The RNA shown here (Bacterial RNase P class A) has 357 nucleotides and comes from Rothia aerolata. The organism belongs to Rothia, within Bacteria. Its mean pLDDT, the model's own confidence on a scale to 100, is 78.
[in-house]
RNA sequence: CAGGGCACCCAGGCAAUCGCGAGGGAAACCUUGAGGAAAGUCCGGGCUCCACAGCACAGGAUGGUAGAUAACAUCUACCCACGGCAACGUGCGGGCCAGUGCCACAGAAAACAAACCGCCUGCCAGCAGGUAAGGGUGAAAAGGUGGGGUAAGAGCCCACCAGUACCCCGGGUAACCGGGGUAGCUCGGUAAACCCCAUUCGGAGCAAGGCCAAAUAUGAACACGCCAGACGGUUGUGCGCCGAAGUGUUCGGGUAGGCUGCUUGAGCACCCCGCGAGGGAGUGCCUAGAUGGAUGAUUGCCACCCGCCCCGUUUCAGAGGCGGGCACAGAACCCGGCUUAUCGGGUGCCCUGUUCU
Numbered sequence: 001c002a003g004g005g006c007a008c009c010c011a012g013g014c015a016a017u018c019g020c021g022a023g024g025g026a027a028a029c030c031u032u033g034a035g036g037a038a039a040g041u042c043c044g045g046g047c048u049c050c051a052c053a054g055c056a057c058a059g060g061a062u063g064g065u066a067g068a069u070a071a072c073a074u075c076u077a078c079c080c081a082c083g084g085c086a087a088c089g090u091g092c093g094g095g096c097c098a099g100u101g102c103c104a105c106a107g108a109a110a111a112c113a114a115a116c117c118g119c120c121u122g123c124c125a126g127c128a129g130g131u132a133a134g135g136g137u138g139a140a141a142a143g144g145u146g147g148g149g150u151a152a153g154a155g156c157c158c159a160c161c162a163g164u165a166c167c168c169c170g171g172g173u174a175a176c177c178g179g180g181g182u183a184g185c186u187c188g189g190u191a192a193a194c195c196c197c198a199u200u201c202g203g204a205g206c207a208a209g210g211c212c213a214a215a216u217a218u219g220a221a222c223a224c225g226c227c228a229g230a231c232g233g234u235u236g237u238g239c240g241c242c243g244a245a246g247u248g249u250u251c252g253g254g255u256a257g258g259c260u261g262c263u264u265g266a267g268c269a270c271c272c273c274g275c276g277a278g279g280g281a282g283u284g285c286c287u288a289g290a291u292g293g294a295u296g297a298u299u300g301c302c303a304c305c306c307g308c309c310c311c312g313u314u315u316c317a318g319a320g321g322c323g324g325g326c327a328c329a330g331a332a333c334c335c336g337g338c339u340u341a342u343c344g345g346g347u348g349c350c351c352u353g354u355u356c357u
Base pairs, nucleotide, nucleotide: 001353002352003351004350005349006348007347008346009345010344012302013301014300015299016298017297018296020033021032022031023030024029035328039339040338042337043336044335045334046333047205048204049203050202059201060200061199062198063197064078065077066076067075068074079093080091081090082089083088094196095195099194100193101190102189103188116135117134118131119130120129121128122127123126143161144160145159146158147157148156162186163185164183165182166181167180168179169178170177171176209260210259211258212257219251220250221249222248223247224246231243232242233241234240267285268284269283270282271280272279273278304325305324306323307322308321309320311318
């Protein structure tokens, strides 16, 4: 310098004008006001209410090992398999010698069995028997190579190689790795097929839940009253006049509405421990709480990106002008994750190649 790998960061800035929510203030006004995903609501937990003696069944979830955590389907480190020269990436990574099922087409045969061609033997027309070495089919056909053996063949026997099972030794907490020995043990694949094994799981959700509480209807108690009339209307009061069978008070419950839950939290920074996910004592810091739902709009300048023109340059840079663009998206009880969306720009570490020192 070129190509790549991994982990992250920023998410426009300033000013003017007009606005919105929250808090403070008598007022003027002051302070403060979205995200890396606030999103999807897919997992897990806190919190709240309901249910709950115990056991079993059914059903769901998870699945290498060790750890982290409040918990997880998340994360970390490692193991194994696969991909990559490498940095690194991907894994839906328990069990098909418990049982059952499935394996299109082709093929004789798709799994404790099988003879289509071929090979060998017998009678010899053709049939019967033996044979899995060779051919052919298929995604997949019963370890591979060589030798012995045989009528022809075959782990039928032997040597080596590959695998599996068991035993021993060494390393590792473990998954697993390395070495040695024994056994011809080598009869497919599929569990994101049923199933088996191990672990694990109560339900509903802030519209949870709690409190205050108009009006109307209804319920209860008490008081007054039902023509000797409570009560209502009529000018503020008294009389009078008119209407009149119910009226008033309290309580209960809870509708509209309001308050609360509500934002200080498994929080962040520094320091120490740990390879890491994370953990720990102390000190410091405070960071939206709307509820028809605030956090915005316009203009100007600057920044950034793209295209064109022109100057310059061997090329690359660079100066100027014009035009365009500047993402995805938006809290709603709170956290930990996962997944998805995202214009542009930037940082650090690592790998490979080339050249120079």